[in-house]
A computed fold for a 110-nucleotide RNA from an uncultured Woeseiaceae bacterium, annotated as c-di-GMP-I-GGC riboswitch aptamer. The coordinates come from a structure-prediction model, not an experiment, and the mean pLDDT is 78. Its Rfam family is "c-di-GMP-I-GGC riboswitch aptamer". Rfam links the family to the GO term cyclic-di-GMP binding.

RNA sequence: AUCGACAAAGGCAAAUCGGGCGAAAGUCCGAGACGCAAAGCCACGGGUCCUCGCUUCCAAAGCGGCAUUCGAACGCCAGAACGGUCCCCAAGAUCGCCGGGCUACCGAUG
Numbered sequence: 001a002u003c004g005a006c007a008a009a010g011g012c013a014a015a016u017c018g019g020g021c022g023a024a025a026g027u028c029c030g031a032g033a034c035g036c037a038a039a040g041c042c043a044c045g046g047g048u049c050c051u052c053g054c055u056u057c058c059a060a061a062g063c064g065g066c067a068u069u070c071g072a073a074c075g076c077c078a079g080a081a082c083g084g085u086c087c088c089c090a091a092g093a094u095c096g097c098c099g100g101g102c103u104a105c106c107g108a109u110g
Stems, first nucleotide, its partner, number of pairs: 001109004011036002016031006034096001040102003044099003047094003051090001053088001057084002062076003
């Protein structure tokens, strides 16, 4: 430097479940192992996810309150509420999506 064996010593831990945190994505702890030779670390580039705002389009005499359902006061609403969708932007999440950077155990080959 390249590589990972029916070698050895070990390591990590997906889904799911219980508990904590968070608005959510998600994360932390415990249990648990689908997998992993960097599944160790860094959100740097791209991707994906979530949320606020904005934009486009759709859209009801309905919507919030509202929770299993119904209803009153009250509030919102054709200048589109509520909800959905799309563009853009920002904050966040993910390194077990890909790339990049840093570091590293054991062994094989040169």